[in-house]
Context: one part of a larger RNA
Order: sequence, then structure tokens, then C1' cells
RNA sequence: UGACGGGGACCCGCACAAGCGGUGGAGCAUGUUCUUUAAUUCGAUGGUAAACGAUAAACCUUACCAGGGUUUGACAUCCUUCGAAUUACUUUGAAAGAAGUGAGUGCUUUUUAGAACGAAGUGACAGGUGCUGCAUGGCCGUCGUCAGCUCGUGUCGUGAGAUGUUUGGUUAAGUCCAUCAACGAGCGCAACCCUUAUGAAUAGUUGGAUUUUUCUAUUCAGACUGCCCCGGUAACGGGGAGGAAGGGGGGGAUGAUGUCAGGUCAGUAUUGCCCUUACACCCUGGGCUAGAAACGUGCUACAAUGGCCGGUACAACGGGCAGCCAAGGCGUGAGCCGGAGCUAAUCCCAUCAAAGCCGGUCCCAGUUCGGAUUGCAGGCUGAAACUCGCCUGCAUGAAGUCGGAAUCGCUAGUAAUCGCAGAUCAGCAUGUUGCGGUGAAUACGUUCCCGGGUCUUGUACA
Repeated sequence: UGACGGGGACCCGCACAAGCGGUGGAGCAUGUUCUUUAAUUCGAUGGUAAACGAUAAACCUUACCAGGGUUUGACAUCCUUCGAAUUACUUUGAAAGAAGUGAGUGCUUUUUAGAACGAAGUGACAGGUGCUGCAUGGCCGUCGUCAGCUCGUGUCGUGAGAUGUUUGGUUAAGUCCAUCAACGAGCGCAACCCUUAUGAAUAGUUGGAUUUUUCUAUUCAGACUGCCCCGGUAACGGGGAGGAAGGGGGGGAUGAUGUCAGGUCAGUAUUGCCCUUACACCCUGGGCUAGAAACGUGCUACAAUGGCCGGUACAACGGGCAGCCAAGGCGUGAGCCGGAGCUAAUCCCAUCAAAGCCGGUCCCAGUUCGGAUUGCAGGCUGAAACUCGCCUGCAUGAAGUCGGAAUCGCUAGUAAUCGCAGAUCAGCAUGUUGCGGUGAAUACGUUCCCGGGUCUUGUACA
């Protein structure tokens, strides 16, 4: 000087407390461990792994396994020889491929050759999702959006170092003020950026109206403790007015010096090592989807604030040409037929919603709750749904009556609850990324648990 303390003082955070809803019990979905397997490819493992890489494993993907094949190779550059390229067919095969028979003679040109392209050969080389994240770059997680981390000059100390950065206030903040052997400065904080809430101006078709306006887009205005009162030396704090908005208005992007030899050699790049008729490459089939068991994350429930039936109302974000698909018709339905419009403020997804509201029914039961599982019959995508997709109808109707110890999220348009859209995608969403609808309760307080910050103290630690 740090680090640590079941030392002290002060302060903060959904850290506790006060509340609301969950997880842990059930069924299913999904990830992981373990086990099994020819293979169940690999990575991630307290917080900081476990609906994570993966924003889509039937083939492909695919890296794994079995079998069938190839060896200058699926891909790149160079050299030699032959042939234009290209294309039809036969045999064999699961395919990859192997064997063979024909058609075809182009372009440039000095008729020697050249440009593409194909085949064969030779070696230089290609290739490797093989190893090392403890050789690395880059990127990322985490402490933590915590308020810290440093430097120049000066001063003090033999020196390591100290001071500044401490102290008294104040703040979300090393934010600012006062003081001070310090005076200044840098990276952080804040602001500048995006979005949202109000108004104005301008422009408006494809938008809604024909009156003010709604809507879309752009540019401005507006909020600064500016005004008033109180406290205070000041910084600032408390209250009030006006205002759509008030003291950081709400949300986002933004992550200092560093820590964890944190994660990633399988995104890419890359040192070194290793393989080179194989640890490379092609194909068919299988596997990644197994199942005694354990764990994580979710969905659906256990019902009456509910289930079912009928009627009826109101969104926002988005997407669309190998696409979105209207009207009309068929089907109980999934869906099919059909063909209009739309490269989109025009048409479609989509009357764009559901919870909601108004009636009816059920009467507390393993039920008109719950929907797993299974059988049959169908639909869709796709060469192909057996392993292994999604959906529909009929039948079946399991566990489950609110969950032990323990444990998680959330402070406001939040939690809870309700649906909608997008990415991925031929098909497949309980995951994920967004969007809007309805819309709470509670916070006395900082003793305690957890994490963090500042000062101080002890130390046989560095």
C1' cells in the first nucleotide's frame, strides 16, 4: 500500500421488511446429468451452464455410427497431354458411382496458337467441426450503469509511498459547495443521440372526414428550480402557482481502470502440434428424438372472480410476388375449389383480436372441472411423415381438490392477466423478439440476511 475480520461509523440496492403472483407436488413440452447404445456429434457446469450456442435435427442441416465407394481429391493456383463446350441413350447399383454406345465440331486468330470448359497425368499442394481459449486476435459474460480509476507539477517522507481523492454539508453520482499544501488535468458520472407524452407550422395521397378535426411525415416550440414562500454562508432541500408534462417527466442506446489464466480454436481469423489411400471427400440408411433415475426452465390445470352455449364492442406493432390471398361455393372441421386485388397508408394476412359486456345453463361433484393417454377416420407440407412433423373429427377420458423443507420475480401503466404480429421456416413454437387490451396491492422502516461504496481500526496474510 492492499486484502481480510462472526471490528467500528456512515450510505445504497426488490437486499430484507410490507404486499401481489409464482416455482418446489400433478400431466405434458423443453434443456441438462446419468445410464444405455453401432452412434446416441461437440461445446456451455455456483452466482456468470441447463427453451444456453440452436432466430426451427424427417433427407439436407450433421460435425456422430454402420455399410458402399474416391485418392491432386467436393474447393484454389501452377505445369504437361488430349478433347470445343454440351447433350441423348443402354447395362449395373440403395445411391454415390462404375462400364459402354451415339449426336455435336462453336468463338478469336498471323492457321502457329489463344480464351473459356471438360478428361487424364505428375507433383508442388488442397483438405481436417483433429488437439491446445493455459500460446493468441476479435467478440462476449460478470462484479456493475457500481462511482469509482488515474496523471502532470508542487509539497511531505531515507524509502515503499502519501497528499490531491481527506474533512463538514449535499447529490442518483469523485454531483456540486465550503474548507484545506495543494493547484490543475484525463478516463468514467451528467449532457449531446433515439423513442414516448403536449402544442404549432408546413406538406399532404393511397388515409379519416367534408365544419372544427383525426391520421401520416418533417421542422420547431416547450421544463430551466425560470417564478413565489420557507430553511441554509453556499451547494442544495421542502412546499406552491402556472402547465400536457416538475424538479433526472417515462423508456432505450451508451458499460471507466481492472477482476475471474471466466467463455468461445465449432462463427471467422490465427501460433504450435498432429492426420495425408486418411483424423480428408462422396453417398444410402440410422443416430442427435433412447429411458430405471435426478435437476433446471416453461405450458396446462386442479375450477363458480369458473366451464359451456348464443348475441355484441374496442387495438397496436408488423409481414407479403417461388408471396399475402378477397368475394363466392363445398366440407361438422382441419381444409379444398375458385380466382379478384396487391411490389402495398390503396389489396391481403385480418369483419384484424382475446380477456370484456348482455342473456342462458351447470350447483360444488373427480363434476358440463381437467385434459394426458390410446383407438379409428381424415387434412396439409414435402421425392419421402415407419423410426421422427403439424392439424381436424368421433370415441377414450389418466394424474390432479392449490403443493414439505426450501426458493424466485415484481415499486406503476409495473405485477398479474388477455390476445396479436415478426424472425427462423417447404412443413413444424408451450421457446424467443416485439406489440397493444384490462389493470392492482404494498413500502412503518434499515435491527437482521445478501451484494456493493466511503472513512477508520486490528492483523503471525501478500
Predicted 3D model of a 462-nucleotide part of an RNA (small-subunit ribosomal RNA, 3' major domain) from an uncultured bacterium. It matches the Rfam family "Bacterial small subunit ribosomal RNA". Its family is annotated with ribosome and structural constituent of ribosome in the Gene Ontology.